[in-house]
RNA sequence: UAAGAUAGCUAGGGUUCCGGCCUUGUCUGCAAGGCGUCUGGUCCGAGUGCAAUCGACCUUCUGGUGAAGGUUACACGGCGGGACAAAAGCCCGGGAGA
Numbered sequence: 001u002a003a004g005a006u007a008g009c010u011a012g013g014g015u016u017c018c019g020g021c022c023u024u025g026u027c028u029g030c031a032a033g034g035c036g037u038c039u040g041g042u043c044c045g046a047g048u049g050c051a052a053u054c055g056a057c058c059u060u061c062u063g064g065u066g067a068a069g070g071u072u073a074c075a076c077g078g079c080g081g082g083a084c085a086a087a088a089g090c091c092c093g094g095g096a097g098a
Stems, first nucleotide, its partner, number of pairs: 004054003008050002012044002017041002019038001020035006055072007074094001076097001080092003
């Protein structure tokens, strides 16, 4: 340092909303309160996870436009703080440190 960007998904995460469960009330239709120590739907979600697209770079071909192929490596890690309803492998952060 293009060691870049984007949206998707997953591991993971919690509890606003939905659903589930419990209690109370009830006109039996529901309502209120509580439980995430509820598998879940919505939701959040990876630098060191997956796959894709774009981008960047290299080679060859091509009159030009462009086409084909290739590269885009490696990666241990707190404490603490921050956001949303809340938490997290989210963000500070490939940070401190090793």